Model confidence (mean pLDDT): 83 of 100. The RNA shown here (FMN riboswitch aptamer (RFN element)) has 126 nucleotides and comes from Butyrivibrio sp. CB08. Rfam family: FMN riboswitch aptamer (RFN element). Rfam describes the family as follows. The RFN element is a highly conserved domain that is found frequently in the 5'-untranslated regions of prokaryotic mRNAs that encode for flavin mononucleotide (FMN) biosynthesis and transport proteins. Lineage of the source: Bacteria > Bacillota > Clostridia > Lachnospiraceae > Butyrivibrio.
[in-house]
RNA sequence: UAAAUUCUUCGGGGCAGGGUGCAAUUCCCAACCGGCGGUAGAGUCCGCGACCCGCUUUCUUAUGAAAGUGGCUGAUCUGGUGAGAUUCCAGAACCGACAGUACAGUCUGGAUGAGAGAAGAAUGCA
Numbered sequence: 001u002a003a004a005u006u007c008u009u010c011g012g013g014g015c016a017g018g019g020u021g022c023a024a025u026u027c028c029c030a031a032c033c034g035g036c037g038g039u040a041g042a043g044u045c046c047g048c049g050a051c052c053c054g055c056u057u058u059c060u061u062a063u064g065a066a067a068g069u070g071g072c073u074g075a076u077c078u079g080g081u082g083a084g085a086u087u088c089c090a091g092a093a094c095c096g097a098c099a100g101u102a103c104a105g106u107c108u109g110g111a112u113g114a115g116a117g118a119a120g121a122a123u124g125c126a
Stems, first nucleotide, its partner, number of pairs: 004123007017029003031106002033096002035048004043094002052071008076092005098109003
């Protein structure tokens, strides 16, 4: 001190104030929030995860469970600085699964779940 293997821990934020109404954190005014890796520091670039829709294999009486895999997957421009920035600074914009409920990025729920990944430990070659 490399690859690799095993294990442990961690791993998502947000409607202040007001209007209408029988009723809305859901509508209207206004407010607020931004997972992971890459790269000049990114919600909007590239890639990934979550949600949703399937498929395969194994186990199971069944329900179902585990592993793997395919699809789907929102949104940004202008100016400035600089070697380099759709990432910084200035300005103006935009976006946000499903179920429930007066129509939800922010409430409640699946979820004490899953997970991109991050950190650490052990084994390990020489």